[in-house]
C1' cells in the first nucleotide's frame, strides 16, 4: 500500500492480501555439482557390534614358541600374549534439555574468607629399618554370577624412625600499610610433619617450600516469562553467641538466647521453560527463536547416598530402593544407547549395524607405539543456499495440425518447426592423474649455555584413481509446477446449469461463466513449483519513539485523604542523576567494509570496524536531586460586609383533596371517543355549618440561587458548613493530584416500629379488540410519609476526571464593589465572583466546542483495544434478601458502529393542486340479454393481456378460409426463396376418372431465344448437394413500438462558490401562476430539456376567387322548386390576413410581477378544443405485427387437405344495451342536422309483396347522383297506474338476404308466443357547459354478421359554501435502524 461495512461519502474499526524466514511436511515434477543441514514427537523401550585405556624403562611372574644341552626325568638361555599388585587416566572428549523462575544464566566486581594433578621457574633434600598382600599353588562351595580356607611373594603397593625450612599450631613483641574484621614483614621460644626408585652413557622419575600458569570454588550490584479469578508468606524462620563442619566466608549444622525476616517496587503460591552470543522479521524501536557452530548450567531407568581422587557425589564407578527387561538347576543373579551405527514404538515427518587413525586432537608411554563412533572421510535426502546445462546461427509456402473469429477469408500457435550450417559445457566411454605430508623415529651435518634447537636424507594417504586436465564422438541423454474476476502480471471457446464444483478476502455457479471442468493462447518462477504449517513484517491494531475516551470501545456517580507520582522565586554548599575526558572489559565465530583462496558463486581465510552494554579515575555544576540560608506571588490566616431552596432539629400556618356529624334539597351523579362497571331514594351529587386526620406547600419562580455530588421551595427559631466581597502591618511554599483506604449516595426494595388523608405497583371489576396478562374508566393492597438500620445502584447526563497557566470579542442575568454626577434615587464607565446565549482564531470525522474549549500546554488519576457469547458463567468478596463489586473462555460472525448525505417512507408539520372531496345530475351493484375473463368441462376448447395500467383488450369483425388448436388422411430440398451440378421436354396448360379433399391415375399437347450447327441462354419440371421452413422456447439476452405515473411542472449541464467527502449553491427564499409562469432579493452567472407559443380546429371581421354552392335587386317560366337568363350583395365554400397583447381606466401590491374591478369587444385574461407526452420509474407489455442473438427440430415442431374445436355451461365477475313505464306506449300528421361513404361501389323513380326484400336500372369516379327516412321535438287521437296497450327475453311456425356451404354456428322480417323485471344490498363509477343527460346520423372492418369501436349533429341541465377528512400529485420542512427503499 491495497480489498472489505454504505445507493453513495468521510470516520472509527476488525478482518484478509502482497513481503521475508524455516531443523519442515504434503501434491506434481526431477539433469548435473559445490557448500551445509537431516527425531522439533516417546528423558519411550532397546536385539548386535564398537565407543577408555595405557605403562614390562614400577612389581612379581606364565601360558605358549624358539634354540642348546640332556642320564629322555629335565636343565639352561631367548623372547613372551592374558591375567594380577603398582602408576597415571577414566571429572576430558561426545549425548540430551528432564529438571530448574535460581546468583541457573548474561554483564561487572570482590575473596583481606579459597583450592588447583599434570606443566614452568627458584631453593632445598632423598639417611635408615620393617611387616603384609594379590598374583601363582593346593583344598572347596555354587546351575552360574561369584566366592572361601590354607600355604608362599615382590615392588615407585603400606608402615615406623632420623632430619627439615620462609610450611602449620601456640606464646610474646616490633615495622609498614590499610577496605570494618585486618594485610604484609620480621624477632625470639616450643611442637608437629617428607621421600623411590627404574637403569647404569645418556636419561626418566620421588620429597618440601616459593612462584607462575592453567582449572576450579565462594559471594555480590544490575538484567532475566504470564497469572492479583495467588495478598499474605516464614520456626532453623532472621539476628546474636559457643561448638562442631568445610579448600574456604555462611543457620551449612547444633545448642541456648532475643523477636525478627520477606511483600503492592508483587511476598506466598500456580502455570510455563535451561540461560547467553547469537538467528528470523523490522527504518528503528521493538516483536518472535533458542536447530546446527560456541561458552555455561543441568541430567544420565526413576528416587537417595556416599567412597576414591587434585577435581565427582561420577553417561560406559559403587552401595540402597523402586519400576521395568533378561537368565536360572528357583537356591539366587545380571541389565541401563539423553556416545556411534541399528531395532520396534510414537509420528506429518528426519539418513548407514560404512571407511580410516593418513591429518587435526585427546589419554598412556623416554620411545617405537597402542586406544580413540572426538575426529576426518565416504554412503542416504532437491531439506535448504549456490553455480551450471537442457543448445546456437539460419529459415514464410507464415507448412500441416491445433485454437478463435466479424467465417468464400482472415488471426494465432510462430522462426516455433521441417531443412542447412555451427558448437559440445555438462551427463555417457577411454587417457593421464594431485593438492592435503607437516612431522616423529633413524642416518648425518652445524650450532651452543651439553640436551636443546637449525638444516640436509629417508618414511607415511582413510578419501581415492577422487578432484582437475587433454582428446574422440555425437544436437545427440536433459523441463516443470503454478496462475489468468478485483486485490494481481495474464483471456478466449466448449460443456455445465446454485448441479458438479471453486474460494486467501470480497465472492463466482439458478443456459449465453474471462472466478467450475476441459482445451487454445497468454503470466510467472524454473530443478523445481504449489499447498499446508509457524513467525516478524504491512498493524500507529497496546502506539517510549507512535493512539485515543461529548456522540464511533473508553471519564470512577461524588468527596475526603494514605502510599506513590510532579511541585513557586533568590542565593550558597555537595555532586546521587546529567554532560565531558581518559582507562578496563564487553571470549571466538556472527553482522558490516577491505583484501584475499577455491574458474565464479554459495563456502572458507585474513585484517580492520563494530558489539549501542557494564565497572574505575578526573573534570564541569547550567538542570532535576539533597542539605543550609531567606522571599512573597501559590496556599493559609485575621478584620469589615452583604446574598442565598446549602444542611439539622423544634414548632407554626393557609388553601385542597378525603372521611365524620348536622341542616338544605331531589334524582340522578360520576365518567368516557363512545360507554360500562362504580355511587345513589337506606336520600347521593350540589350547597352550608362543625369536625378529624394525613401528605404537599399555589401565586413570588425566573436557562434565578445554594451544594462536591445525590440533590435543596410555607413561616419562624436553635444550631452548622461553605462560596463571594472590600481591607491588612499575619504564617513563608504550608501546594496539586490521588492507587488501595474511608464517608456521601435519587429512586426502587428490605428489617424493626409508628403512620397512612391523597396518589398507586400487584390484583379485581368494566369497556376496547381477532385477542388486550396493555393504553381508557371504576375501586384497590405493598409503597409512597416518620424514626432507626440496611442496599450502593441510575440516561447518577454537560453521556465532557480534577488541577494550574495561557489565548480577539459581544450581548444578558445573578450577588459583591469602585469611579463620575446628583440633595439623593436612576443613568453612564468599571473590577472581582458565579450563570447564560451568539460567535474570531484554532480544534474536530462531521455535529459541533470556543475564556465556564472539544484551542494552546503542564501535572495527577481511572478508563479503552472489531462485533455476539456477557456484565454472563467459575472463583473471591460484600449484603438479611433481592443483589452488588471483581470478571473470562469455548464457540460464532465479516462485519458492529458514529457523523454528514441523497432519495425513498411516516396513522410527522407547513404551503399548494385535481371532478379528489364536498355540492349537484346521471348511472353501476338487482333483472334479461351481448360481450370479455375465470373456472370448470373437452380430443381441442390455439395464443397472449393480470390492481391502477388485464377483462366489448391484441379481434377495424373465428360458418370454410381466417386458425396459431384437435382428429384423421398424405407429403419430405420441401407451400414460398437463393445457388451449384446432373438430368428432361414425357413439362406447364385443358379433359375424363378414382378419392371427404389433399392426391393419384389416364388422355391430350410436345416449350422459346441466338447460332460459327458442335452448342449456349432462357422457362419448366425431376434427382443430387448447399440450405429452406418453424404462430417452437426465452419480452429475464434484444431493437423498434407501446402503457402508466401525467399535460404533473419539473429533470439536469457549464463555469464559479462552500464542503476533506458524498454532495449542496444555481432550483431555496419574500410574493404570484394552470405552470422551475413571472418579479424582488440571494455567491451565484447563464444555458439545455420540459411549460408556455409557434401548428390544425372552432368563435368575429376583411380581402380574393364563383361551380357543382348562393339567390337580394331585374326579368322568364312553373301548381311548385335557383328550375332558368343573370348576379357576386348574402350563406357557403377555401386560400390569405386583420382580431386579444393584461393594451386602456380604477384599485390592491414594494413604486414589481401580478391580481381585481371596469370599458370597449365577435371574443378577455393560456378564449373553446385537439395534436404535441422532459430526466426516468414499473426486468410494465409485446419474441403471436416486423426484425433479431442464443436454444431447439429437420420423413417434422415444417408443409397440404377434410372434418371438429376457438361458439362448451352447475357457476364468479367485468364492460355494455334494453326495460321496469303516463316527463311514458302507441297510432296519424309535420319540421329542422352535422359529418362520412360510394365503380367488386353507391343506386333514385317506378312496380310486387304486410315486411325483410325482390324486380328495375336513371344517375354518379361524386359542394352536381346516390346512401338518406334524421331521431328526440311540434299538433292531434288513444291508454289511465294494471306486471299493463310498460316491458320485451324465451319458443314455435312461415319466409327473406348474403355465401360453394348458415346442423354445429349468420342476420333480418311476418305470425303467435309473452319469462324476469314495480329504481335495485354493501359498495361503487362518470361528468364543472354547448359539460352531464338524452337524441338520432355516418364510417372502418366486412360476401355476410355490432348493443362494440371510431367521428357527427340536434335538445340541452344542476351545482360548487369550502379544503376538516378520503385517494393521487408538486413545494419546503422534520424523524428513520429503510436503500430490492413500508
Nucleotide at each position: 500500500g491495497a480489498g472489505u461495512u454504505u445507493g453513495a461519502u468521510c470516520c472509527u474499526g476488525g478482518c484478509u492480501c502482497a513481503g521475508g524466514a524455516u531443523g519442515a511436511a504434503c501434491g506434481c515434477u526431477a539433469g548435473c555439482g559445490g557448500c551445509a543441514g537431516g527425531c522439533u514427537u516417546a528423558a519411550c523401550a532397546c536385539a548386535u557390534g564398537c565407543a577408555a585405556g595405557u605403562c614390562g624403562a614400577g612389581g612379581g611372574g606364565u601360558a605358549u614358541a624358539g634354540u642348546u644341552c640332556u642320564u629322555c626325568g629335565g636343565a639352561a638361555u631367548u623372547a613372551g600374549a592374558g591375567a594380577c599388585c603398582g602408576g597415571c587416566g577414566c571429572a576430558c572428549g561426545g549425548g540430551u534439555g528432564c529438571g530448574u523462575a535460581a546468583c541457573g544464566c548474561g554483564u561487572a566486581u570482590g575473596c583481606a574468607a579459597u583450592c588447583u594433578a599434570c606443566c614452568u621457574u627458584u631453593u632445598a633434600c632423598a639417611g635408615a629399618g620393617g611387616g603384609a598382600u594379590a598374583g601363582c599353588c593346593c583344598a572347596g562351595a555354587g546351575a552360574a554370577a561369584u566366592u572361601u580356607g590354607g600355604a608362599u611373594u615382590a615392588a615407585u603397593a603400606c608402615c615406623u624412625c632420623a632430619u627439615a625450612g620462609u610450611a602449620u599450631u601456640a606464646u610474646a613483641g616490633g615495622a609498614u600499610g590499610g577496605c570494618a574484621u585486618c594485610a604484609u614483614u620480621u624477632u625470639a621460644u616450643a611442637a608437629u610433619u617428607a621421600a623411590a626408585g627404574u637403569c647404569a652413557c645418556a636419561a626418566c622419575g620421588g620429597u618440601a617450600a616459593a612462584a607462575g600458569a592453567u582449572g576450579a570454588g565462594c559471594a555480590u550490584g544490575c538484567g532475566u516469562c504470564c497469572c492479583a479469578u495467588u495478598a499474605g508468606c516464614u520456626a532453623g524462620u532472621u539476628g546474636g553467641u559457643a561448638a562442631g563442619g568445610u579448600a574456604a566466608c555462611g543457620g551449612c549444622u547444633u545448642a541456648c538466647c532475643a523477636a525478627g525476616g520477606c511483600u503492592a517496587c508483587g511476598a506466598u503460591g500456580g502455570g510455563u521453560a535451561g540461560g547467553g552470543g547469537u538467528c528470523c522479521u523490522g527504518a528503528g524501536a521493538g516483536g518472535g527463536a533458542g536447530a546446527u557452530c560456541c561458552c555455561c548450567c543441568a541430567c544420565a531407568c526413576u528416587g537417595g547416598u556416599a567412597c576414591u581422587g587434585a577435581g565427582a557425589c561420577a553417561c560406559g564407578g559403587a552401595c540402597c530402593a523402586g519400576a521395568c527387561u533378561c537368565c536360572u538347576a528357583c537356591g539366587g543373579g545380571a541389565g541401563g544407547c539423553a556416545g556411534c551405527a541399528g531395532u520396534g514404538a510414537g509420528g506429518a515427518a528426519u539418513a548407514u549395524u560404512g571407511g580410516a587413525c593418513a591429518a587435526u586432537g585427546g589419554g598412556c608411554g623416554c620411545a617405537a607405539g597402542c586406544c580413540u563412533g572426538a575426529u576426518c572421510c565416504a554412503g542416504c535426502c532437491a531439506u535448504g543456499c549456490c553455480g551450471c546445462g537442457u543448445g546456437c546461427a539460419u529459415g514464410a509456402u507464415g507448412a500441416c495440425g491445433g485454437u478463435c473469429c466479424u467465417a468464400u477469408g482472415g488471426a494465432u500457435u510462430g522462426u516455433a518447426a521441417a531443412c542447412u550450417g555451427c558448437u559440445u559445457u555438462u551427463a555417457u566411454a577411454c587417457g593421464a592423474g594431485a593438492a592435503g605430508a607437516a612431522a616423529c623415529a633413524c642416518u648425518c651435518c652445524g650450532a651452543c649455555g651439553u640436551g636443546u634447537c637449525g638444516g640436509a636424507g629417508c618414511u607415511u594417504g582413510a578419501c581415492g584413481g577422487u578432484a582437475c586436465c587433454u582428446g574422440c564422438a555425437g544436437a545427440g541423454g536433459a523441463a516443470g509446477c503454478c496462475c489468468c474476476g478485483g486485490c494481481u502480471a495474464a483471456c478466449u471457446c466448449u460443456g455445465u446449469g446454485c448441479c458438479a464444483g471453486c474460494a486467501g478476502c470480497c465472492g463466482c455457479g439458478g443456459u449465453a461463466a474471462u472466478a467450475c471442468a476441459g482445451a487454445g493462447g497468454g503470466g510467472g518462477c524454473a530443478a523445481g513449483c504449489g499447498u499446508u504449517a509457524u513467525u516478524c513484517g504491512g498493524a500507529a491494531u497496546u502506539a517510549u519513539u507512535g493512539g485515543g475516551c461529548g456522540u464511533a470501545a473508553a471519564g470512577g456517580g461524588c468527596g475526603c485523604g494514605u502510599a506513590g507520582g510532579c511541585g513557586g522565586c533568590c542565593a550558597g554548599a555537595c555532586a546521587a542523576g546529567u554532560g565531558g575526558a581518559a582507562g578496563g572489559u564487553g571470549a571466538a565465530a556472527u553482522c558490516c567494509c577491505u583484501c584475499g583462496g577455491c574458474u565464479u558463486a554459495a563456502c572458507c581465510g585474513a585484517g580492520g570496524a563494530a558489539c549501542u552494554g557494564c565497572c574505575c579515575u578526573c573534570c564541569a555544576a547550567a538542570c532535576u536531586g539533597c542539605c543550609u540560608g531567606g522571599c512573597u506571588u501559590g496556599a493559609g490566616a485575621c478584620c469589615g460586609g452583604g446574598a442565598g431552596a446549602g444542611g439539622u432539629g423544634a414548632g407554626u400556618g393557609g388553601a385542597a383533596u378525603u372521611c365524620c356529624c348536622a341542616g338544605u334539597g331531589u334524582a340522578g351523579c360520576g365518567g368516557u371517543g363512545a360507554a360500562a362497571u362504580g355511587c345513589g331514594u337506606a336520600g347521593a351529587u350540589a350547597u352550608u355549618g362543625g369536625g378529624a386526620g394525613g401528605a404537599a406547600c399555589a401565586c413570588c419562580a425566573g436557562u434565578g440561587g445554594c451544594g462536591a455530588a445525590g440533590g435543596c421551595g410555607g413561616c419562624u427559631c436553635a444550631c452548622u458548613g461553605g462560596a463571594c466581597c472590600g481591607g491588612u502591618a499575619c504564617u513563608g511554599a504550608c501546594g496539586c493530584u490521588g492507587a488501595g483506604g474511608c464517608g456521601c449516595g435519587a429512586a426502587a426494595g428490605c428489617g424493626u416500629g409508628g403512620g397512612g388523608a391523597g396518589c398507586a405497583a400487584a390484583c379485581g371489576g368494566g369497556a376496547u379488540u381477532a385477542g388486550a396478562u396493555a393504553c381508557c374508566c371504576c375501586g384497590g393492597u405493598a409503597g409512597u410519609c416518620c424514626a432507626c438500620g440496611c442496599c450502593g445502584u441510575a440516561a447518577a447526563c454537560g453521556a465532557u476526571g480534577a488541577g494550574u497557566g495561557c489565548u480577539u470579542g459581544g450581548u444578558g442575568u445573578a450577588g459583591c464593589g469602585g469611579g463620575u454626577a446628583u440633595c439623593g434615587a436612576c443613568c453612564c464607565c468599571u473590577g472581582c465572583u458565579g450563570u447564560g446565549c451568539c460567535g474570531a482564531a484554532g480544534u474536530c470525522a462531521a455535529c459541533a466546542c470556543c475564556u465556564u474549549a472539544a484551542g494552546c500546554a503542564c501535572u495527577c488519576c481511572g478508563c479503552c483495544u472489531g462485533g455476539g457469547g456477557a456484565g454472563u458463567a467459575c472463583g473471591g468478596u460484600c449484603g438479611c434478601a433481592a443483589g452488588g463489586c471483581u470478571g473470562a473462555a469455548a464457540c460464532u460472525c465479516a462485519a458492529a458502529g458514529g457523523a454528514a448525505u441523497u432519495g425513498a417512507c411516516g396513522g410527522g408539520g407547513g404551503c399548494c393542486c385535481g371532478c379528489a372531496c364536498a355540492a349537484g345530475c346521471g348511472g353501476u351493484g338487482g333483472a334479461g340479454c351481448a360481450u370479455g375473463u375465470g373456472g370448470u368441462u373437452u380430443a381441442a376448447u390455439u395464443c397472449g393481456a393480470a390492481g391502477c395500467a388485464a377483462c366489448g383488450c391484441g379481434a377495424a369483425g373465428a360458418a370454410c378460409c381466417u386458425u396459431a388448436c384437435c382428429u384423421g388422411g398424405g407429403u419430405u430440398u420441401g407451400a414460398a426463396a437463393u445457388g451449384c451440378a446432373g438430368u428432361g421436354g414425357u413439362a406447364a396448360g385443358c379433359c375424363u376418372c378414382a378419392g371427404a379433399g389433399a392426391u393419384g391415375a389416364g388422355g391430350u399437347c410436345c416449350c422459346c431465344u441466338c447460332u460459327u450447327c458442335g452448342g449456349a441462354g432462357g422457362u419448366c419440371g425431376c434427382u443430387g448437394c448447399a440450405u429452406a421452413g418453424g404462430u417452437g422456447c426465452u419480452g429475464c439476452a434484444u431493437g423498434g413500438c407501446u402503457g402508466u405515473c401525467g399535460u404533473c411542472a419539473g429533470c439536469u449541464c457549464g463555469u464559479g462558490u462552500c464542503g476533506u467527502g458524498a454532495g449542496a449553491u444555481g432550483u431555496u427564499g419574500g410574493g404570484u401562476u394552470a405552470a422551475g409562469u413571472c418579479c424582488c432579493g440571494c455567491a451565484a452567472c447563464g444555458a439545455g430539456c420540459g411549460c408556455a407559443a409557434c401548428c390544425c380546429u372552432u368563435g368575429u371581421c376583411c380581402a380574393u376567387a364563383g361551380u357543382u354552392g348562393c339567390u337580394a335587386a331585374c326579368g322568364c317560366g312553373u301548381c311548385a322548386u335557383g328550375g332558368c337568363g343573370a348576379g357576386a350583395a348574402c350563406u357557403c365554400u377555401a386560400u390569405g390576413g386583420a382580431g386579444a397583447c393584461u393594451g386602456c381606466c380604477g384599485g390592491u401590491g414594494a413604486u414589481a410581477a401580478a391580481c381585481c374591478g371596469g370599458a370597449g369587444g365577435a371574443a378577455g385574461g393560456u378564449g373553446g378544443g385537439g395534436a404535441u407526452g422532459a430526466c426516468g420509474u414499473c426486468a410494465a407489455g409485446u419474441c403471436c405485427u416486423c426484425a433479431u442473438g442464443g436454444c431447439c427440430u429437420u420423413u417434422a415442431u415444417g408443409u397440404c387437405c377434410a372434418g371438429g374445436g376457438c361458439u362448451a355451461c352447475a357457476c364468479a365477475c367485468g364492460u355494455g344495451c334494453u326495460a321496469c313505464a303516463a316527463u311514458g306506449g302507441a297510432c296519424g300528421g309535420u319540421a329542422c342536422a352535422a359529418a362520412g361513404g360510394g365503380u367488386u361501389g353507391c343506386a333514385a323513380a317506378g312496380c310486387c309483396g304486410c315486411a325483410a326484400g325482390g324486380u328495375g336500372g336513371a344517375g354518379c369516379u361524386a359542394a352536381u347522383c346516390c346512401c338518406a327516412a334524421a331521431a328526440a321535438g311540434c299538433c292531434g287521437u288513444u291508454c289511465u297506474c294494471a306486471g299493463u296497450u310498460c316491458g320485451g327475453a324465451u319458443u314455435g311456425u312461415u319466409c327473406u338476404c348474403u355465401g360453394c356451404a348458415a346442423c354445429u354456428c349468420g342476420a333480418g322480417a311476418g305470425c303467435a308466443u309473452g319469462a324476469a323485471g314495480c329504481u335495485g344490498g354493501a359498495a361503487u363509477c362518470g361528468c364543472u357547459a354547448g359539460u352531464a343527460a338524452u337524441c338520432g346520423c355516418g364510417g372502418a372492418u366486412c360476401a355476410g354478421a355490432a348493443c362494440g369501436c371510431c367521428g357527427c349533429g340536434g335538445u340541452g341541465a344542476a351545482u360548487a359554501c369550502g379544503u376538516u377528512c378520503c385517494c393521487g400529485g408538486g413545494c419546503c420542512u422534520u424523524g428513520u435502524a429503510c436503500a430490492c427503499a413500508c
The prediction has a mean pLDDT of 85. This is a predicted structure of a 1382-nucleotide RNA (small-subunit ribosomal RNA) from an uncultured bacterium. The sequence is in RNAcentral, with records from ENA. Its Rfam family is "Bacterial small subunit ribosomal RNA".